[in-house]
RNA sequence: GAUUUAUAAAGAAGAGGCGAGAGAAUAGGCUCGAUGACCCUCUGGCAACCAUCCUUUAGUCUGGAAAGGUGCCAAGUCCUACCCUUAGCGGGAACUAUAAAUU
Numbered sequence: 001g002a003u004u005u006a007u008a009a010a011g012a013a014g015a016g017g018c019g020a021g022a023g024a025a026u027a028g029g030c031u032c033g034a035u036g037a038c039c040c041u042c043u044g045g046c047a048a049c050c051a052u053c054c055u056u057u058a059g060u061c062u063g064g065a066a067a068g069g070u071g072c073c074a075a076g077u078c079c080u081a082c083c084c085u086u087a088g089c090g091g092g093a094a095c096u097a098u099a100a101a102u103u
Stems, first nucleotide, its partner, number of pairs: 001103008013043005021032003026081004044073003049069002052065003082092003
């Protein structure tokens, strides 16, 4: 990198550094940003995919803990785009992200 499966309206920020754009890509919106964003480092936290432990069960399932491996900590994946829908609302898909497994 590719494939499969699952999840994505919940949750969780301080300090230091840097210095101009950032929010995946295209377009349109909207938002964040010199009161310093994005990014990096440290610390802290959230969550519970994998591992581990406890509980439950005939077993799977369920519930809980969580210090290890990841992930995450503005806005629903920030919103829309394709399909259903007169439209709107709503739903679905795709894309994307993350995890686990395989290659």